[in-house]
RNA sequence: CCGGGAGGCAGGGCAAUCGCCUAAGAGAUGCUUCGCAAGAACAUCGAUUGGGAGGAAAGUCCGGGCUCCGAAGAGCGAGAUGGUCGAUAACGUCGACCGGCCGAAAGGCUAGGGAAAGUGCAACAGAAAGUAAACCGCCUGCCGAUUACGUCGGCCGGUAAGGGUGAAACGGUGGGGUAAGAGCCCACCAGGGCAGAAGGUGACUUUUGUCGCUUGGCAAACCCCAUUUGGAGCAAGAUCCAGCAGAAUGAGUCCGCUCUGCGGACGCGUCGAAGCUCGAGACGUCAACAUUCGGGUAGAUCGCUCGAGGUCGCGAGCAAUUGCGAUCCCAGAUGAAUGAUUGCCGGCAGCGGAGGAGAAGCAAUUCGAAUCCCUGCAACAGAACCCGGCUUACAUGCCUCCCGGAUAU
Numbered sequence: 001c002c003g004g005g006a007g008g009c010a011g012g013g014c015a016a017u018c019g020c021c022u023a024a025g026a027g028a029u030g031c032u033u034c035g036c037a038a039g040a041a042c043a044u045c046g047a048u049u050g051g052g053a054g055g056a057a058a059g060u061c062c063g064g065g066c067u068c069c070g071a072a073g074a075g076c077g078a079g080a081u082g083g084u085c086g087a088u089a090a091c092g093u094c095g096a097c098c099g100g101c102c103g104a105a106a107g108g109c110u111a112g113g114g115a116a117a118g119u120g121c122a123a124c125a126g127a128a129a130g131u132a133a134a135c136c137g138c139c140u141g142c143c144g145a146u147u148a149c150g151u152c153g154g155c156c157g158g159u160a161a162g163g164g165u166g167a168a169a170c171g172g173u174g175g176g177g178u179a180a181g182a183g184c185c186c187a188c189c190a191g192g193g194c195a196g197a198a199g200g201u202g203a204c205u206u207u208u209g210u211c212g213c214u215u216g217g218c219a220a221a222c223c224c225c226a227u228u229u230g231g232a233g234c235a236a237g238a239u240c241c242a243g244c245a246g247a248a249u250g251a252g253u254c255c256g257c258u259c260u261g262c263g264g265a266c267g268c269g270u271c272g273a274a275g276c277u278c279g280a281g282a283c284g285u286c287a288a289c290a291u292u293c294g295g296g297u298a299g300a301u302c303g304c305u306c307g308a309g310g311u312c313g314c315g316a317g318c319a320a321u322u323g324c325g326a327u328c329c330c331a332g333a334u335g336a337a338u339g340a341u342u343g344c345c346g347g348c349a350g351c352g353g354a355g356g357a358g359a360a361g362c363a364a365u366u367c368g369a370a371u372c373c374c375u376g377c378a379a380c381a382g383a384a385c386c387c388g389g390c391u392u393a394c395a396u397g398c399c400u401c402c403c404g405g406a407u408a409u
Base pairs, nucleotide, nucleotide: 001405002404003403004402005401006400007399008398009397010396012345013344014343015342016341017340018339020052021051022050023049024048027045028044029043030042032041033040034039054380058391059390061389062388063387064386065385066233067232068231069230073278074277075276076275078229079228080227081226082225083097084096085095086094087093098112099110100109101108102107113224114223118222119221120218121217135163136162137159138158139157141155142154143153144152145151171189172188173187174186175185176184190214191213192211193210194209195208196207197206198205199204237302238301239300240299246293247292248291249290250289252266253265254264255263256262257261267285268284269283270282271281309328310327311326312325313324314323315322316321347377348376349375350374352373353372354371358367359366360365
């Protein structure tokens, strides 16, 4: 200097004028209320001071905080997660590590338990795609052609070493053996089972011995295994004000008492927090609830911003993160606020103009920095209860670390 990889930050700045939202607010006015008064409450005006969109506010994909729901429990079903150990309020998130794959490397990806419990899928090619197979081939025997050998053809049988098809075809190489072959046997190797040793919290790694055991792939297919799962949601919910008009259908007996009311039993009805069933229990039985018909209101306040909060320092940890100390308050709108104008500076672009340091070349000539001018552009994009993640979008600029290559010292 070039290429690659991982991470972080910013994403315009300054000033003036006018204009918005919000918190606090000296002070002033009122004669509205209370009070003997001082004063307080309430209403209105209000100098001045502080604050005012993101790193994704998006998606609504996960997890929670918070609010509400007549919350026992059991069975079936449905969903989610899936290596190990940690972090966290929790998670399907994050960190470190292990295994596998990709890459020369830095690094990246990983839906990573089970295929001998069962079912299922795999186009075409191929004989055959899973305890799946004999197309070509090889071999013994028999028959025929041939005088015979040899060679050719046919049939029964043996075979899966060689060839072909395919992404993949019953471990690989070499040797022995065989009629020809085959883990049939042997040596070495790969995979697997069993037993052990060392290291590691663990997943797992390395290694020793032994056994011819060697019969695929897909579970991000159904399934099996392990773990696990209340619902609805700020349009949750609470308070205040206002306003009416209810009707019908469903479904009762008995007993007691202080007797027109109360209590109890049984039956019936509704609920019984996820989808179904059972059920503890609760409520009602002069109707809670369900269904149908009909009418009224829909305004204000709270929730609503002090948080699993930010920043800095020291410590623990490989890290995610966390302990202690100090310090700070950083939007709360409600048809929905942070905008408009001007000036200067900054950024990016140009077949633009001027300029000309310097470089190459024998030369002609070519390339061409600083600086100035002109023109244009300026990404993705707007809170609405809050927080931790994930995913997606993004003009441009800067910084740090790592890998590789070239050159020079």

This is a predicted structure of a 409-nucleotide RNA (Bacterial RNase P class A) from a Planctomycetota bacterium.
Its Rfam family is "Bacterial RNase P class A". It is annotated as a ribozyme.
The source organism's lineage runs through Bacteria, Pseudomonadati and Planctomycetota.